[in-house]
The RNA shown here (transfer RNA) has 75 nucleotides and comes from an Armatimonadota bacterium. The RNAcentral record of the sequence draws on ENA. Its mean pLDDT, the model's own confidence on a scale to 100, is 81. Its Rfam family is "tRNA". Rfam describes the family as follows. Transfer RNA (tRNA) molecules are approximately 80 nucleotides in length.
RNA sequence: GCCCUAGUAGCUCAACGGUAGAGCGGCUGAUUUGUAAUCAGUAGGUUGCGGGUUCGAUUCCUGUCUGGGGCUCCA
Numbered sequence: 001g002c003c004c005u006a007g008u009a010g011c012u013c014a015a016c017g018g019u020a021g022a023g024c025g026g027c028u029g030a031u032u033u034g035u036a037a038u039c040a041g042u043a044g045g046u047u048g049c050g051g052g053u054u055c056g057a058u059u060c061c062u063g064u065c066u067g068g069g070g071c072u073c074c075a
Stems, first nucleotide, its partner, number of pairs: 001071007010024004018055001026042005048064005
């Protein structure tokens, strides 16, 4: 330098064009003498960043940044 892959909630990951979700964690309440466990409720997101296509983009195209993996052939 080139190619592949990942980036989404605090963490681990879904969603492959049509309202962004789950588990764990957080908070509140119930239960308990108390804690844990269990049950109920609840908050939390400019989808790495910019641009484009589209009525509509996490999704498609493009530039760029970061992590991981591979190649380093020709001239």